[in-house]
Context: one part of a larger RNA
């Protein structure tokens, strides 16, 4: 709580798609619900307010009048909303013609290391730390040459870059399939925009159920350090996972700690795409337009930090979120889920 406010102070859903509801573009026309407006009628007295009378004043009493407002209900008026009907293109989108990318899906393929088997040399050590032990080896290890298998990740190129709604995405090619930006103006004619509910995606990490299983490596063994060491270090190593199919789970500093959308508001230096212009043998430089990506500053906002055309400026529209610290994202219920758990989510008390 008819206010203020969301980057750091409480506080922007993880991210989209969209239903209902909010908001909405130019031009004309009908209607009069909204909206003005005149009149009418009523909102008991009393109180309040203006003017006057009475208590010697006054408080007090008592006459009379009146505004604004509300309700119904006649008449009018027609800018704005709305509503009928008709139309434009500028928002939006669909059609063409260009384009650039690690967007997704799918199958082929590469080569470089680990590792592990097998063979030849070759003969003591190897290995690891601060220092060392545990492990390993004369049953032929490490090294160093050939062959093989197996899994998993793709150096260089790599960037302040690219792409996607986030989550994410990188080795070459192939196929397939969604975006998007660019031009040019063919059509459609407002079809937007935002979004409660609801849907789908959504990292790691857990789960089930099957397979793979090189190397990393919770959990565990052992070795050191210490006063202990249930750790940091080190030798193994199991789930696990990056790994695969089918599914579940639904959370993260899911951060740009900054919700979409539209339209305005100096400039300066870059990078991607791309059209125009110029130029040429041909690829550039210069200039100059959208679209995206980055810095620096102005005005302007801000407590400051810093922000500053990718706004945290100026302005409109919708959603979500906040209302002191703890208890507490905790209790109960209720949905979801195998499970872990997730969502929604308080109060007693305390300070």
């Nucleotide at each position: 709580u008819u206010g203020g406010g969301c980057a750091u102070a409480a506080a922007g859903u993880g991210u989209c798609u969209g239903u209902a509801g909010g908001u909405g573009g130019c031009u004309u026309u009908u209607u009069a619900a909204g909206u003005c407006u005149a009149c009418c009628g009523u909102c008991a007295a009393a109180u309040c307010c203006c003017a006057g009378g009475g208590c010697u004043c006054a408080a007090c009493c008592u006459u009379g009048g009146a505004u604004a407002g509300g309700c119904a209900g006649u008449g009018g008026a027609a800018a704005c909303u709305a509503c009928c009907a008709a139309g434009c293109u500028g928002g939006a989108g669909u059609a063409c013609g260009g384009u650039a990318a690690g967007g997704g899906c799918a199958g082929a393929g590469g080569g470089a290391a680990u590792u592990u088997u097998c063979g030849g040399u070759g003969g003591a050590g190897c290995g690891g730390u601060g220092a060392a032990a545990u492990g390993u080896g004369u049953a032929g290890a490490g090294a160093u040459c050939g062959a093989a298998a197996a899994g998993a990740a793709c150096a260089c190129c790599a960037a302040u870059g690219g792409c996607g709604a986030a989550a994410a995405c990188a080795c070459u090619c192939u196929g397939u399939u969604g975006g998007g930006c660019c031009g040019a103006c063919a059509c459609u004619g407002a079809c937007a925009u935002u979004g409660a509910g609801a849907g789908a995606c959504g990292a790691a990490a857990g789960c089930u159920a099957g397979g793979a299983g090189a190397g990393c490596a919770a959990a565990u063994a052992g070795g050191a350090u210490u006063a202990g060491a249930u750790a940091c270090c080190c030798u193994a190593a199991u789930a696990g996972u990056u790994c695969c199919u089918a599914g579940u789970c639904g959370u993260a500093a899911a951060c740009g700690a900054u919700g979409g959308a539209u339209a305005c508001u100096a400039g300066g230096c870059g990078c991607u795409c791309u059209g125009c212009a110029u130029a040429c043998c041909g690829a550039c430089c210069c200039g100059u337009g959208u679209a995206g990506u980055g810095u620096u500053g102005u005005a302007g906002a801000u407590a400051a930090c810093g922000c500053a055309u990718u706004a945290a400026g100026u302005a409109u529209c919708c959603c979500g979120c906040u209302u002191g610290g703890g208890a507490a994202g905790u209790a109960a219920a209720u949905u979801c889920g195998c499970a872990a758990g997730a969502a929604u989510g308080a109060a007693a008390c305390u300070c």